[in-house]
RNA sequence: UCCGAGGUAGCUCAAUUGGCAGAGCAUCCGGCUGUUAACCGGACGGUUCUCGGUUCGAGUCCGAGCCUCGGAG
Numbered sequence: 001u002c003c004g005a006g007g008u009a010g011c012u013c014a015a016u017u018g019g020c021a022g023a024g025c026a027u028c029c030g031g032c033u034g035u036u037a038a039c040c041g042g043a044c045g046g047u048u049c050u051c052g053g054u055u056c057g058a059g060u061c062c063g064a065g066c067c068u069c070g071g072a073g
Stems, first nucleotide, its partner, number of pairs: 001072007010025004019056001027043005049065005
């Protein structure tokens, strides 16, 4: 330099053919009990990497850029 994959909650990851952004873990609160752990219930947590474009509507489609990983030379 070229090709491919990826970037979404603190972490690991979903989100179908474009139509209300979710789960688990973690954290916090409560229940359970001699206490802790485990278990159960609940809450909190998001500028979906950035900037544009298309669209009634974009995490999703298009363009450019940044970063990470893999491959080629």
Predicted 3D model of a 73-nucleotide RNA (transfer RNA) from a Streptosporangiaceae bacterium. The organism belongs to Streptosporangiaceae, within Bacteria. Its Rfam family is "tRNA". The family's RNA type in Rfam is transfer RNA. RNAcentral holds the sequence, with entries from ENA and MGnify.